[in-house]
RNA sequence: ACAUAAUUUUGGCAAACUUGUUGAAAAACAAGGACGCAAAACUACGAAUCUAAGGCUGGUCUCUUAGCUAUGAUAGUCGGGUUGCAGGA
Numbered sequence: 001a002c003a004u005a006a007u008u009u010u011g012g013c014a015a016a017c018u019u020g021u022u023g024a025a026a027a028a029c030a031a032g033g034a035c036g037c038a039a040a041a042c043u044a045c046g047a048a049u050c051u052a053a054g055g056c057u058g059g060u061c062u063c064u065u066a067g068c069u070a071u072g073a074u075a076g077u078c079g080g081g082u083u084g085c086a087g088g089a
Base pairs, nucleotide, nucleotide: 012037013036017032018031019030020029021028022027035076041082042081043080045079046078047077048074049073050072054069055068056067057066
């Protein structure tokens, strides 16, 4: 550039990172910020992953290291449940 097909609005949420706060931590909340998401809305029921305060075991006995374990966390890890928006065929 050509051909074919289509002609889905208004909008919504907010990763990493930064600052503040909470927490033992994982992480969460608020503000800023957008990597992305047609359920990246809600919900810990199943799985998976993360953390280990407390508990247990071992070691040590000045010091306080190692391992196991959610009752903690992640819904933007996957699935399940519930709810919502659009209207081309």
Predicted 3D model of an 89-nucleotide RNA (c-di-GMP-I riboswitch aptamer) from Sediminibacillus albus. The organism belongs to Sediminibacillus, within Bacteria. The model forms 91% of the base pairs in the Rfam consensus. The sequence was found by an Rfam model in a public genome assembly.